[in-house]
RNA sequence: AGUCGUUCAAGCGACUAAAAACAGCCCUUUAAGCUUGAAGCGUUAACCGUCCAAGUGGCGGUUAGGUAGGG
Numbered sequence: 001a002g003u004c005g006u007u008c009a010a011g012c013g014a015c016u017a018a019a020a021a022c023a024g025c026c027c028u029u030u031a032a033g034c035u036u037g038a039a040g041c042g043u044u045a046a047c048c049g050u051c052c053a054a055g056u057g058g059c060g061g062u063u064a065g066g067u068a069g070g071g
């Protein structure tokens, strides 16, 4: 300097050409992804449609909601 941990900004951390991770204070918890604010991507529930090997499956749409507690 660049890239990455959903996106933007900041932080924390990692890596060196790739996009991962046992890192990101600790413990537990949650489907909920490192943290804060915003977002609402992923994830969750309901409803509708559709595909199917016929399901507690896949895909699309709408609505709602958007881990939590302690140290």
Base pairs, nucleotide, nucleotide: 001016002015003014004013005012006039007038008037009036010035011034025071026070027069028068033041044064045063046062047061048060049059050058051057
Predicted 3D model of a 71-nucleotide RNA (Pistol ribozyme) from Paenibacillus sp. LBL. Rfam family: Pistol ribozyme. For this family Rfam cites "New classes of self-cleaving ribozymes revealed by comparative genomics analysis" (Weinberg et al., Nat Chem Biol, 2015). The model forms 96% of the base pairs in the Rfam consensus.